[in-house]
The prediction has a mean pLDDT of 83. This is a predicted structure of a 73-nucleotide RNA (transfer RNA) from an Anaerolineae bacterium. Its Rfam family is "tRNA". About the family: Transfer RNA (tRNA) molecules are approximately 80 nucleotides in length.

């Protein structure tokens, strides 16, 4: 310096053909318990890695940039 792949909640992922942003783990409050652990119910928490296009619509197609991994030189 080139390919490639990955970038979604604290934290580890899913999201198939472009139209509901989702699971578990962890926080937070109730209730069982004298108290912890523990069930169990019920909440909260994302600008989908940046910015830009196309689209009526983009977590998804395009392109640029950044970051992390691997392969090449």
């Nucleotide at each position: 310096g080139g390919g490639c792949c990955u970038g979604u909640a604290g934290c580890g992922c899913a999201g198939u053909u472009g139209g509901g942003a989702g699971c578990g783990c962890a926080c937070u409050u109730g209730a069982a318990u004298g108290g912890c652990a523990u069930u169990c119910a019920a909440g909260g928490g994302g600008u989908c890695g940046a910015g830009g296009g196309u689209u009526c619509g983009a977590g998804u197609c395009c392109c640029u940039c950044c970051a992390g991994g691997u392969c090449c030189a």